[in-house]
RNA sequence: UCUUCAGUAGCUUAGUGGUAAAGCGGGUGGCUGUUAACCACUUGGUCGUUGGUUCAAAUCCAACCUAAAGAG
Numbered sequence: 001u002c003u004u005c006a007g008u009a010g011c012u013u014a015g016u017g018g019u020a021a022a023g024c025g026g027g028u029g030g031c032u033g034u035u036a037a038c039c040a041c042u043u044g045g046u047c048g049u050u051g052g053u054u055c056a057a058a059u060c061c062a063a064c065c066u067a068a069a070g071a072g
Base pairs, nucleotide, nucleotide: 001071002070003069004068006066007065010024011023012022013021018055025043026042027041028040029039030038048064049063050062051061052060
């Protein structure tokens, strides 16, 4: 330098154009001799950035940034 792939909650990941979800985690309460476990409620996001397409974009397109793998 080129090719491929990825970027979504604190972490691991879903979500193939129509109001963004789960598990773990955090907080509060219950349970009990206490902790853990368990149960209930709750907390959570400028969807990497900037533009474009569209009535409507996490999703499609372009450029850029970051990271990984490969080629030279």